RNA sequence: GGGCUCGUGGUCCAGCGGUUAAGACGCUGCCCUUACAAGGCAGAUAUCGGAGGUUCGAAUCCUCCCGGGCCCA
Numbered sequence: 001g002g003g004c005u006c007g008u009g010g011u012c013c014a015g016c017g018g019u020u021a022a023g024a025c026g027c028u029g030c031c032c033u034u035a036c037a038a039g040g041c042a043g044a045u046a047u048c049g050g051a052g053g054u055u056c057g058a059a060u061c062c063u064c065c066c067g068g069g070c071c072c073a
Stems, first nucleotide, its partner, number of pairs: 001072007010025003018056001027043005049065005
């Protein structure tokens, strides 16, 4: 330098053009318990790596850039 791939709550991840971005773990509150754990109920936390573009509509498609991984040179 070239190719492929990934980037989404604190963490792991789903979502492959259409009101509300799902789930698990974690966190907070309440219930339960003599108490703790487990369990039950409720809640908070992601404008989706950044910027443009396409579209009536973009996490999703396109371009460029940034970062991680793999391969080639």

Transfer RNA from a Candidatus Woesearchaeota archaeon, 73 nucleotides, folded computationally.
Rfam family: tRNA. About the family: Transfer RNA (tRNA) molecules are approximately 80 nucleotides in length.
Its mean pLDDT, the model's own confidence on a scale to 100, is 82.